[in-house]
């Protein structure tokens, strides 16, 4: 520098490929009980990396930038 991917909650990954963004794990509160641990429960936690565009509607398509992986030089 060029090519192809790839960016969703602290962390891992979904969202049926254009129609209201979930789920494990973590932490927090709570039952359990000498007390932890393990178990069950519950609530909270998202400007979907950053501007734009395209559409009634965008995480999902399309520009560009960023970060970042491979590959080629």
């Nucleotide at each position: 520098u060029g090519g192809c991917g790839u960016g969703u909650a602290g962390c891992u990954c979904a969202a049926u490929u254009g129609g209201u963004g979930g789920a494990g794990c973590a932490a927090u509160c709570g039952a359990c009980u000498g007390u932890u641990a393990a178990u069950c429960g519950a609530a909270a936690g998202g400007u979907u990396a950053u501007a734009g565009g395209u559409u009634c509607a965008a995480g999902u398509c399309c520009u560009a930038u960023c970060g970042u992986g491979c590959c080629a030089g």